[in-house]
């Protein structure tokens, strides 16, 4: 520096569900809330899936795969 990741340490995220908004919808935002999450940070390149007013659009990164950063140090 790489792999690798613990009843270790310091920290982050935030399902489901209510609430309020935006959208034609699938979502998605803020605020509660916590199922979980070694990248549950970022990216829509493949694949998948979900929508749709379907000449083609959009949506899901917490579906898989990929690239890219990032914290910590027992073994």
């Nucleotide at each position: 520096a790489u792999c690798c990741u613990a009843u270790a340490a310091a920290a982050g995220c935030a399902a489901a569900c209510c609430c309020g908004g935006a959208g034609c919808a699938a979502u998605u935002c803020a605020g509660g809330g916590a199922c979980g999450c070694a990248a549950a940070a970022c990216c829509a390149c493949g694949g998948g899936u979900c929508u749709c007013a379907c000449g083609g659009g959009g949506a899901c990164a917490g579906c898989c795969g990929g690239g890219c950063u990032g914290a910590c140090g027992a073994a």
Predicted 3D model of a 75-nucleotide RNA (c-di-GMP-I riboswitch aptamer) from a Desulfuromonadales bacterium. It matches the Rfam family "c-di-GMP-I riboswitch aptamer". Rfam describes the family as follows. GEMM was predicted in a large-scale screen for bacterial structured RNA regulatory elements.